[in-house]
c-di-GMP-I riboswitch aptamer, 86 nucleotides, folded computationally. The coordinates come from a structure-prediction model, not an experiment, and the mean pLDDT is 89. The model forms 100% of the base pairs in the Rfam consensus. Its Rfam family is "c-di-GMP-I riboswitch aptamer". Rfam links the family to the GO term cyclic-di-GMP binding. The sequence was found by an Rfam model in a public genome assembly.
RNA sequence: CCCAGAAAAAGGCAAACCGUCCGAAAGGGCGGGACGCAAAGCGAGCUGUCUAAAGCCCAACGGGCCACGACGGAGCGGCCGCCUGG
Repeated sequence: CCCAGAAAAAGGCAAACCGUCCGAAAGGGCGGGACGCAAAGCGAGCUGUCUAAAGCCCAACGGGCCACGACGGAGCGGCCGCCUGG
């Protein structure tokens, strides 16, 4: 440096749900909690998905389009990293 993760050690993260706060929403922060995870570490570059405030449009108590919002626990790619084996 590359490949692999059966067993083990040191540890790590934390789904649903609950409380609280932020947000128009999607969603996020913190605390509790563990379904799981060998990158469930980092980051929105490409794809995908979610939302649609502002904006635009319409035949307009409403409806449609749209990301500059979000998701890394969706796929690819990028960066970095613990242990064990080869």